[in-house]
Order: sequence, then structure tokens, then C1' cells
RNA sequence: AUUUCAUCAAGAGAGGUGGAGGGACUGGCCCUAUGAAGCCCGGCAACCUGCGUAAAAGCUAAGGUGCCAAAUCCUGCAGCAAUUAAGCUGGAAGAUGAGAG
Repeated sequence: AUUUCAUCAAGAGAGGUGGAGGGACUGGCCCUAUGAAGCCCGGCAACCUGCGUAAAAGCUAAGGUGCCAAAUCCUGCAGCAAUUAAGCUGGAAGAUGAGAG
């Protein structure tokens, strides 16, 4: 690489640095010099870990990850509904964690 399971509508700075990009990809639509990415600090959460239990529930946040515009920003395939409409459901893809290999 691949694969299994779980989760993805909540939450997170008016800081420093840095200087133009960023939101995976497609098509949209957005964010950005009233300062993007990255890095530092700060914070959120609680998957693993720790405590706890017969098993759960529950507690914690020291350790391992993760995350901090917008639902995973919407969408991409299928079904249903609808044009006095533009919605619902499922999937694909993606992300994260814990396993397998």
C1' cells in the first nucleotide's frame, strides 16, 4: 500500500511568528493584507491509555493520537419526492482513532 470496526450537525484565542495562500479531489460556493499555509504558545475533545465495574455506567486529562470558519462547507453514485420544487435516505470518496497484516 491493503484491510476490519467505530465516529464525523457539538466544542476550541481579539496571542506570537510568518508572509500568500487555504478549504483532500471534481464542479460549486467560500475564507484570506481588517493578514492564508506553516511553526510556537494557548485551547477543545475524550478514540487509545489511566482510575473504576462482575460486565457496564461513570471519573480524569498525566501519557499516545486527533482537532480548533462554514454538517466531512455543499456536491459527485443510487433510490424516493418535487418545479407552487430544489428536500429525504443510503452509498462512494475522505478524515480520525483502535486493531489486522
Overview: SAM riboswitch aptamer (S box leader) from Anaeromicrobium sediminis, 101 nucleotides, folded computationally. It matches the Rfam family "SAM riboswitch aptamer (S box leader)". Rfam describes the family as follows. The SAM riboswitch is found upstream of a number of genes which code for proteins involved in methionine or cysteine biosynthesis in Gram-positive bacteria. Rfam links the family to the GO term regulation of gene expression. The coordinates come from a structure-prediction model, not an experiment, and the mean pLDDT is 86. The RNAcentral record of the sequence draws on Rfam.